[in-house]
Context: one part of a larger RNA
RNA sequence: GGAUGAACGCUGGCGGCGUGCCUAACACAUGCCUUCCGAGCGAAGCAAUUUGAAGGAAAUCUUCGGGUAGAAUUCAGAUUGACUGAGCGGCGGACGGGUGAGUAACGCGUGGGUAACCUGCCUCAUACAGGGGGAUAACAGUUAGAAAUGACUGCUAAUACCGCAUAAGACCACAGCACCGCAUGGUGCAGGGGUAAAAACUCCGGUGGUAUGAGAUGGACCCGCGUCUGAUUAGCUAGUUGGUAAGGUAAAGGCUUACCAAGGCGACGAUCAGUAGCCGACCUGAGAGGGUGACCGGCCACAUUGGGACUGAGACACGGCCCAAACUCCUACGGGAGGCAGCAGUGGGGAAUAUUGCACAAUGGGGGAAACCCUGAUGCAGCGACGCCGCGUGAGCGAUGAAGUAUUUCGGUAUGUAAAGCUCUAUCAGCAGGGAAGAAAAUGACGGUACCUGACUAAGAAGCACCGGCUAAAUACGUGCCAGCAGCCGCGGUAAUACGUAGGUGGCGAGCGUUAUCC
Numbered sequence: 001g002g003a004u005g006a007a008c009g010c011u012g013g014c015g016g017c018g019u020g021c022c023u024a025a026c027a028c029a030u031g032c033c034u035u036c037c038g039a040g041c042g043a044a045g046c047a048a049u050u051u052g053a054a055g056g057a058a059a060u061c062u063u064c065g066g067g068u069a070g071a072a073u074u075c076a077g078a079u080u081g082a083c084u085g086a087g088c089g090g091c092g093g094a095c096g097g098g099u100g101a102g103u104a105a106c107g108c109g110u111g112g113g114u115a116a117c118c119u120g121c122c123u124c125a126u127a128c129a130g131g132g133g134g135a136u137a138a139c140a141g142u143u144a145g146a147a148a149u150g151a152c153u154g155c156u157a158a159u160a161c162c163g164c165a166u167a168a169g170a171c172c173a174c175a176g177c178a179c180c181g182c183a184u185g186g187u188g189c190a191g192g193g194g195u196a197a198a199a200a201c202u203c204c205g206g207u208g209g210u211a212u213g214a215g216a217u218g219g220a221c222c223c224g225c226g227u228c229u230g231a232u233u234a235g236c237u238a239g240u241u242g243g244u245a246a247g248g249u250a251a252a253g254g255c256u257u258a259c260c261a262a263g264g265c266g267a268c269g270a271u272c273a274g275u276a277g278c279c280g281a282c283c284u285g286a287g288a289g290g291g292u293g294a295c296c297g298g299c300c301a302c303a304u305u306g307g308g309a310c311u312g313a314g315a316c317a318c319g320g321c322c323c324a325a326a327c328u329c330c331u332a333c334g335g336g337a338g339g340c341a342g343c344a345g346u347g348g349g350g351a352a353u354a355u356u357g358c359a360c361a362a363u364g365g366g367g368g369a370a371a372c373c374c375u376g377a378u379g380c381a382g383c384g385a386c387g388c389c390g391c392g393u394g395a396g397c398g399a400u401g402a403a404g405u406a407u408u409u410c411g412g413u414a415u416g417u418a419a420a421g422c423u424c425u426a427u428c429a430g431c432a433g434g435g436a437a438g439a440a441a442a443u444g445a446c447g448g449u450a451c452c453u454g455a456c457u458a459a460g461a462a463g464c465a466c467c468g469g470c471u472a473a474a475u476a477c478g479u480g481c482c483a484g485c486a487g488c489c490g491c492g493g494u495a496a497u498a499c500g501u502a503g504g505u506g507g508c509g510a511g512c513g514u515u516a517u518c519c
Base pairs, nucleotide, nucleotide: 001519002518003517004516006515007514008513009512010511013391014390015389016388017387018386019384020383021349026347027346028345030344031343032342036090037089040088041087044084045083046081047080048079049078050077051076052075053074054073059068060067061066098302099301100300107227108226109225110224111223112222113221114220117219118218122215123214124213125212126211127210128209130164132162133161139154140153141152142151143150144149170195171194172193174191176189177188178187179186180185200207201206228274229273230272235265236264237263240262241261242260243259244258245257246256247255277299278298279297280296281292282291283290284289304325305324306323307322308321327338328337329336330335355381357380358379359378363377364375365374366373367372394424395423396422397421404415405414406413407412428460431454432453433452434451438446463508464507467504468489469488470487475502476501477500478499484491485490
């Protein structure tokens, strides 16, 4: 000098774009953050329409006995619905969002491999969808409990569940031919045997279902190289290293188990200890390097702590389940409930870090055939000079060089064209009028915002640190090794350009200094 997720002191006009718990992965009140589908299903409620039954008002006729008439209302059935909340079923809750505790590791980066693998939704192709069965939630009844939540009996549906049929192709074991390779082997062709499928809905336009192959996308595993400090850590290792067999997995493998052998790693630093998420990037530097890993993007890990599996194409699953532990809450003391490192917000810690805001209008995501619904992702707004950038606080003329102030050798000199005064202008702010793009037919949170126009007044808008040398900028007074200053050298003991104040000069400017850290 440059830089910062900064903080502190003094000061503070406006706008745009960014950015904002670096500390306690501390504890959390409250609200919201994952639902959707009635074109899979059965029931319930609500509303409307309609049919039937009961009912019998107004009105009207009357010979006063009654007749005609048929409303309100109630019950039952049917149909319809951009209706409602539960339930079965399907898809999604593995994405998106947060955090960096752990991890020195194939975790990450980079380059390869899989002849050792999987892949829902999507695309293409081929072949199919025949015929049956038994349940169960909802619901009703009984019942246990303070509650959370159950138990029993009975009824019912499906694109829920289970057999059977079919088998081009697929898979399994067998045996054959051809070609090829990278060791195990791979590919193609033909053979007989065995095994496993399916679901319907519809507004009739479609939407779905099953099997197989290919693609795309996403993942899994393996390998080469690279990846901090310490030797005041020198030996470490028993599933340890290898083999055989078996199990397990989507899959190779001590991944696991049994048996056999005795290996494997290490001064090219094993093991142990400390520290740490890694990278693209960012800062600095002429570069080589050095430092950092906030925001944004990629990967990884975690979700109060520890462990476990279930479901599923995908999890060993932040707003799923089970167990244990700590903590908090409810309780009728028998037993239960919870997990903000999602968005806001609270307490605490700290030098220090924001609103319990608006909207799904846009972009994207989930569901749905769609209309649409959901979305604290996201888009915006609010707060903070936290950063960067831009603008303003006026412009021109104006010498009796006014007054005041400071100083003085008392002549003057400086402040200084500075002010006043005259003539202008209106950026920003304020006032009034108009008023977008962002949106494809409709639909705009932002927002009466940006922007444009008009009128109006120089008005509403300047500070901070420095002035001995380094280093641009020196005088007066006060103080008297005191009070104090200080980045280094050093100033101060009676003429201090170094302390304090004043006026003045130089510097930067809505900032300026200080502190911390890096180059």
Molecule: small-subunit ribosomal RNA, 5' domain
Organism: uncultured bacterium